Source information:
Predicted 3D model of a 470-nucleotide part of an RNA (small-subunit ribosomal RNA, 3' major domain) from an uncultured bacterium. Rfam family: Bacterial small subunit ribosomal RNA. Its family is annotated with structural constituent of ribosome and ribosome in the Gene Ontology. The RNAcentral record of the full RNA draws on ENA, Greengenes and SILVA.

Context: one part of a larger RNA
RNA sequence: UGACGGGGGCCCGCACAAGCGGUGGAGCAUGUGGUUUAAUUCGAAGCAACGCGAAGAACCUUACCAGGUCUUGACAUCCCUUUGUAAGCCAUAGAGAUAUGGCCCCUUUUCGGAGCAGAGGAGACAGGUGGUGCAUGGCUGUCGUCAGCUCGUGUCGUGAGAUGUUGGGUUAAGUCCCGCAACGAGCGCAACCCCUAUUCUUAGUUGCCAGCGGUUCGGCCGGGCACUCUAAGGAGACUGCCGGUGACAAACCGGAGGAAGGUGGGGAUGACGUCAAGUCAUCAUGCCCCUUAUGACCUGGGCUACACACGUGCUACAAUGGCCGGUACAACGCGCAGCGAACCUGCGAAGGCAAGCUAAUCGCUUAAAACCGGUCUCAGUUCAGAUCGGAGUCUGCAACUCGACUCCGUGAAGUCGGAAUCGCUAGUAAUCUCGGGUCAGCAUACCGAGGUGAAUACGUUCCCGGGCCU
Numbered sequence: 001u002g003a004c005g006g007g008g009g010c011c012c013g014c015a016c017a018a019g020c021g022g023u024g025g026a027g028c029a030u031g032u033g034g035u036u037u038a039a040u041u042c043g044a045a046g047c048a049a050c051g052c053g054a055a056g057a058a059c060c061u062u063a064c065c066a067g068g069u070c071u072u073g074a075c076a077u078c079c080c081u082u083u084g085u086a087a088g089c090c091a092u093a094g095a096g097a098u099a100u101g102g103c104c105c106c107u108u109u110u111c112g113g114a115g116c117a118g119a120g121g122a123g124a125c126a127g128g129u130g131g132u133g134c135a136u137g138g139c140u141g142u143c144g145u146c147a148g149c150u151c152g153u154g155u156c157g158u159g160a161g162a163u164g165u166u167g168g169g170u171u172a173a174g175u176c177c178c179g180c181a182a183c184g185a186g187c188g189c190a191a192c193c194c195c196u197a198u199u200c201u202u203a204g205u206u207g208c209c210a211g212c213g214g215u216u217c218g219g220c221c222g223g224g225c226a227c228u229c230u231a232a233g234g235a236g237a238c239u240g241c242c243g244g245u246g247a248c249a250a251a252c253c254g255g256a257g258g259a260a261g262g263u264g265g266g267g268a269u270g271a272c273g274u275c276a277a278g279u280c281a282u283c284a285u286g287c288c289c290c291u292u293a294u295g296a297c298c299u300g301g302g303c304u305a306c307a308c309a310c311g312u313g314c315u316a317c318a319a320u321g322g323c324c325g326g327u328a329c330a331a332c333g334c335g336c337a338g339c340g341a342a343c344c345u346g347c348g349a350a351g352g353c354a355a356g357c358u359a360a361u362c363g364c365u366u367a368a369a370a371c372c373g374g375u376c377u378c379a380g381u382u383c384a385g386a387u388c389g390g391a392g393u394c395u396g397c398a399a400c401u402c403g404a405c406u407c408c409g410u411g412a413a414g415u416c417g418g419a420a421u422c423g424c425u426a427g428u429a430a431u432c433u434c435g436g437g438u439c440a441g442c443a444u445a446c447c448g449a450g451g452u453g454a455a456u457a458c459g460u461u462c463c464c465g466g467g468c469c470u
Base pairs, nucleotide, nucleotide: 007470008469009468010467011466012465013464015460016459019424020423021422022421023420026315027314028313029312030311031310032309033308034306035305042053043052064301065300066299067298068297069296070295073125077124078123079121080120081119082118083117084116088103089102090101091100092099093098106115107114127290128289130288131287132286136284137283138279139278140277141275143273148187149186150185151184152183153182154163155162156161167178168177169176193267194266195265196264198235199234200233201232202231203230204229207225212222213221214220238261241255242254243253244252245251317417321376322375323374324373325372326371333364334363335362338357339356343352344351345350383414388409389408390407391406392405393404394403430452431451432450433449434448435447436446
């Protein structure tokens, strides 16, 4: 000077408390450990590993294993010789890689030659998801969106250092005010950026009987940009105004006006640094290692195993419910190797035919919970849906290992969960659907969207984390 203390003072945070809903018990999904295995590729390890890398393992992916193959190589540059092809297609052998044969026969140019491509050869070299994240770059997590971290000059101290940054108030904030041997400044805070809440202008192939006419009743047509909306530009909020408190300050409390009031709500934004934190398997890279193999190709298998243990989720255990019928209201998005209407067939998954749409125009697209009516009457049930048998649909060379979905049958555990533990302060929790990325196919995960819509916060003694002074 820091760090630490079951030392002190002050102050924050869903930290506790007050509430609501969960997890821990069940079944299943998924990740991990362990075990097994020829292989079950590798990494991640308290918070900050474990629905994590993986925004999607049937082949591919794929790095693992078994077998079959190659050795200047699957990929790049250079040299020599040779060919005019090569690629592609077909046939045969084979699990395929591959091998053999056939078809095919480049461009410029008069030629030479050059380009391009193949074959052969020699080596330089290629190649490595091999090791080291404790040799590194880059990127990332975390403390933490916490309010801190420093510098110049001056002053003090022999010096390490101190001061400034402490103190009195105040704030979400080292935010601001006042004081002060300090005076200033930088990185952070805030503001500038984006979305959202109000309104105006501009613009109308979305919207509107708002006002008129027609209507096969559908904004459908004429017609019109008023409204809704769309998307570009403005306005608006600044403690600006009033009262009170306060040191006449900063600020705080209350009020007015206002769509919005004291950072309006949300996002992006992460200081100096910490954890030799994570990543050599995104990529890059030093050093080390392999070089007829630790490189490369192919087929099949594995990553999907299963006495068990843990994490994260989904579905339930029912009557605020299940089932049946009727009926209403979204937003974000996506679409040409695509979205696919209407109609027909099928109980259904889906199929057939096929309009429209490069999309505010067409389609995905009937939102679901809600509401109305009926039924069930507390039971392992008309709850719950695992598991299994059978029959199918679709994608795709191919669903055996190992896909999703549909129908019929089957109908397990489960009656609200021990110790313990998690999230959330408002359009939030809870609950209900919808869309997207990945993607041939496959979503209970992830990223978004809207619908319905609470309870509670006395307070800071205690638990956890953090800030300042001592």